This is a predicted structure of a 110-nucleotide RNA (Guanidine-I riboswitch aptamer) from Bradyrhizobium jicamae.
The sequence was found by an Rfam model in a public genome assembly.
Lineage of the source: Bacteria > Pseudomonadota > Alphaproteobacteria > Nitrobacteraceae > Bradyrhizobium.
Its Rfam family is "Guanidine-I riboswitch aptamer". Rfam describes the family as follows. This family represents a conserved RNA structure found upstream of the ykkC and yxkD genes in Bacillus subtilis and related genes in other bacteria. The function of this family is unclear although it has been suggested that it may function to switch on efflux pumps and detoxification systems in response to harmful environmental molecules.
Its mean pLDDT, the model's own confidence on a scale to 100, is 80.
[in-house]
C1' cells in the first nucleotide's frame, strides 16, 4: 500500500410512501332508500404494496471438533461449536411513489 473472502434465499420488524381497498371533504345522481359515480387529501390511525451491510429469526451452503459409513484417501452421514467489528453524507435510480431498498461494507472519516 494492494488483492481475495466475509454467503444464499425466505420470515418479521424499524421505516416507507400513496398504486389498489378504506376513511376524510367536496360535487353529480339515485332513492323511502341509505346506493352509484367522479375529484381531491398520507402533518388520514390504518388494509394491500415496498423495506434494512451495520435490526431479529429460520433453512440452506462454508468452516472447525468429535463420532460412523471402511482398511485408506475422496466422498457421505449423525452430532456439537462457529461466523466477529461496522461512525458514514451529498447526489442519483426503480417501481404508482417514497424509504433505513439499490448506487453503497461506496465517497469520506476514525
Nucleotide at each position: 500500500a494492494g488483492a481475495g473472502u466475509u454467503g444464499g434465499c425466505g420470515g418479521c420488524u424499524a421505516g416507507g410512501g400513496u398504486u389498489c381497498c378504506g376513511a376524510u371533504u367536496c360535487c353529480c345522481u339515485g332513492a323511502u332508500g341509505u346506493g352509484g359515480g367522479g375529484a381531491a387529501u398520507g402533518a388520514c390511525u390504518g388494509g394491500u404494496c415496498c423495506g434494512a451491510g451495520a435490526g431479529c429469526u429460520g433453512c440452506c451452503a462454508c468452516c472447525a471438533g468429535g463420532g460412523g459409513g471402511u482398511c485408506c484417501a475422496a466422498c457421505c452421514c449423525c452430532u456439537u461449536g462457529g461466523g466477529g467489528c461496522a461512525c458514514g453524507g451529498c447526489g442519483g435510480g426503480a417501481c404508482a411513489a417514497a424509504a433505513g431498498c439499490c448506487c453503497g461494507g461506496g465517497a469520506g472519516a476514525c